This is a predicted structure of an 82-nucleotide RNA (transfer RNA) from an uncultured Candidatus Melainabacteria bacterium. The coordinates come from a structure-prediction model, not an experiment, and the mean pLDDT is 81.
């Protein structure tokens, strides 16, 4: 340089023909259990806000009623080839 896979909450990782973003696990918070802790169990858990509501898929733009998903540009990581 060319081709190819990927970047999503605090972390891992889903969402696969464009239609409620964040399933599931970990972690965390509170509670139950315990003398106490661990284990186990229950509830909650992206961000802002008093709420209504708004924002959020590496970054910027475009298509669309609607985009993590399609198109363009660009940054970063892995792999193959030269």
């Nucleotide at each position: 340089g060319u081709c190819u896979g990927g970047g999503u909450g605090g972390c891992g990782g889903a969402a696969u023909u464009g239609g409620u973003a964040g399933a599931c696990g970990c972690g965390c918070a509170c509670g139950a259990u315990u003398c106490a802790g661990g284990u186990u169990c229950g509830u909650g858990u992206g961000g802002a806000g008093a709420a209504a509501u708004c924002c959020u898929u590496g970054a910027g733009g475009g298509u669309u009623c609607a985009a993590a998903c399609c198109c363009c540009u660009u940054c970063c990581c892995g792999g193959a080839c030269a």